This is a predicted structure of a 101-nucleotide RNA (SAM riboswitch aptamer (S box leader)) from Flammeovirgaceae bacterium 311. The same sequence occurs in records of 2 taxa. It matches the Rfam family "SAM riboswitch aptamer (S box leader)". About the family: The SAM riboswitch is found upstream of a number of genes which code for proteins involved in methionine or cysteine biosynthesis in Gram-positive bacteria. The coordinates come from a structure-prediction model, not an experiment, and the mean pLDDT is 86. The sequence is in RNAcentral, with records from Rfam and Ribocentre.
RNA sequence: GAUUUAUACAGAAGAGGUGAGAGGACAGGCUCGAAGACCCUCUGGCAACCUACAGCUCUGCAAGGUGCCAAUUCCUGCCCAAAAGAAGGGACAUAUAAAUU
Repeated sequence: GAUUUAUACAGAAGAGGUGAGAGGACAGGCUCGAAGACCCUCUGGCAACCUACAGCUCUGCAAGGUGCCAAUUCCUGCCCAAAAGAAGGGACAUAUAAAUU
């Protein structure tokens, strides 16, 4: 990198560094950002996919492997679907975990 399965409306920030864009790409919105975002480091925290452990097919725990800590995966784009719109469902894509290759 590819494939399969599962999940994605819950939850969780301080300090230091840096200094201009950031929210995956494209487009349209919307939002965050010199009262310092994004990113990096440290510390702290959230969660419970895998392992371990304790009771036992479910719950607990949070030690280990990950992951995560603005906004539903920020919203929309394709389909249901119609002249258009709202709400909803599904698909695609993406992210994460576990397994296989």